[in-house]
């Protein structure tokens, strides 16, 4: 000086796990929304008014499930940079 390993930081990529989002599905007696049979009111009618059951869509939620994205984590793989350590050569 020049190699090689390790520690430690920082940085970037990738992997892993784990939450949520996404996606389908059920999901509300009334305290959600439409539509409201029935039966109720109102009116001389024509028509109106609330509106239960239903049935539809859905909210909190509960399940599923590939991929895709955020977000964390680490005794994961690695690349570059920085600071130490320790080997081995060569040189003065």
């Nucleotide at each position: 000086g020049a190699u090689c390993g390790u520690u430690g930081g920082g940085u970037g990529c990738g992997g892993c796990g784990a939450a949520g989002a996404c996606c389908g599905a059920c999901g509300a007696a009334c305290c959600u929304g439409g539509u409201c049979a029935g039966g109720g009111g109102g009116g001389a009618a024509a028509c109106c008014c609330a509106g239960c059951a239903g049935c539809c869509a859905u909210a909190a939620g509960u399940u599923g499930u590939a991929a895709u994205c955020u977000u964390c984590g680490g005794g994961u793989g690695u690349g570059c940079c920085c600071a130490g350590c320790g080997g081995u050569c060569u040189u003065a």